[in-house]
Model confidence (mean pLDDT): 82 of 100.
Predicted 3D model of a 179-nucleotide RNA (Lysine riboswitch aptamer) from Alteribacter keqinensis.
The RNAcentral record of the sequence draws on Rfam.
Its Rfam family is "Lysine riboswitch aptamer". From the family's description: Riboswitches are metabolite binding domains within certain messenger RNAs that serve as precision sensors for their corresponding targets.

RNA sequence: GUGUGAGGUAGAGGCGCGAAGUCAAAGAGUAUGUAUCAUGAGAUUCGGACAUCUGUGAGUGAUACAAAAAGGGGACUUUGCCGAAGCGGGUAUGCGUGUCCAGCGCUGCCUGGCUGGGGGUGCAUUUAAAAAAUGCAUCACUGUCACUCGGGAAACCGCAGUGGAGAACUACUGACUCU
Repeated sequence: GUGUGAGGUAGAGGCGCGAAGUCAAAGAGUAUGUAUCAUGAGAUUCGGACAUCUGUGAGUGAUACAAAAAGGGGACUUUGCCGAAGCGGGUAUGCGUGUCCAGCGCUGCCUGGCUGGGGGUGCAUUUAAAAAAUGCAUCACUGUCACUCGGGAAACCGCAGUGGAGAACUACUGACUCU
C1' cells in the first nucleotide's frame, strides 16, 4: 500500500418492543353464599384408579336477598431497550389443580427452529367480549442492503422498478492475508 472484515464499541427504523406503578371502565348483578320451591343420583378436570361428600338430598332449574376476584384491554407516569421481543420445541423427582397417571394452567432454564418493523383484511385458537393476544394467508406502507433505470462531475437524489433477510445494516476502532 492492496484485499478481506475476525473481534469490540456506538447508532438508526416508529402508531417501534417489553416491564412496573396509579386511575377509571369492563368483567357483572356474573361466579359464589344463604333461604324457599321443583326434580331426584350423582359430584369433585373430557378420562382411568383411589379417596371424600351425598335420600339428614348430589347435581340441575326457578325465585328472593347478599355479592366478588383474576387474567386481558385503555389513559397517564416512570423505566429497560432495537432479536428490542413474540411464537415453537426441549427440559425440571418445578408449582397449582382432593391423591396417583394423564390432561390443563403457571414459572425457571436451554434452544442462530420461525418472524426486519408496524398496520388493514379473512380464517382459526384463547377469552365475558365483535376488545386484545397468538398462528396462518393476503394486501399495500415503511426502514435496510443489492441490482436495474433516470438525474448528477462525483458524493448522492428519485412521490422509479425488482429481489434478499436482523447471524443483518451504518459509523468508528481494530484483526488477518499478500506485496